Glycine riboswitch aptamer from uncultured Pontimonas sp., 88 nucleotides, folded computationally. Model confidence (mean pLDDT): 80 of 100. It matches the Rfam family "Glycine riboswitch aptamer". Clan: Glycine riboswitch clan. The sequence is in RNAcentral, with records from MGnify. Lineage of the source: Bacteria > Bacillati > Actinomycetes > Microbacteriaceae > Pontimonas.
RNA sequence: CCACUCUGGAAAGAGGAACCGGAUUGUUCCCGCCGAAGGUGAAAAAGCAAAGCUGCUUGAAACUCUCAGGCUAAUCGACAGAGGGGGA
Repeated sequence: CCACUCUGGAAAGAGGAACCGGAUUGUUCCCGCCGAAGGUGAAAAAGCAAAGCUGCUUGAAACUCUCAGGCUAAUCGACAGAGGGGGA
């Protein structure tokens, strides 16, 4: 550093309409929201070019956007703790 196992782990409408359907559920559309799977953006700084303004490249996050995902619970879940492994 990487994955695995265990534990903890937030946010936001149990929204409306239609269809299937015994019900739960599911699908599609519409409106309103969340940021902590993943993904987007680029600050300082550095380098190159120009030599005059400047331009280009690299460039982080829990910031940002909300594409994806999510909005009872469950599942998932960044991150944290522990355990034994693999690699450098």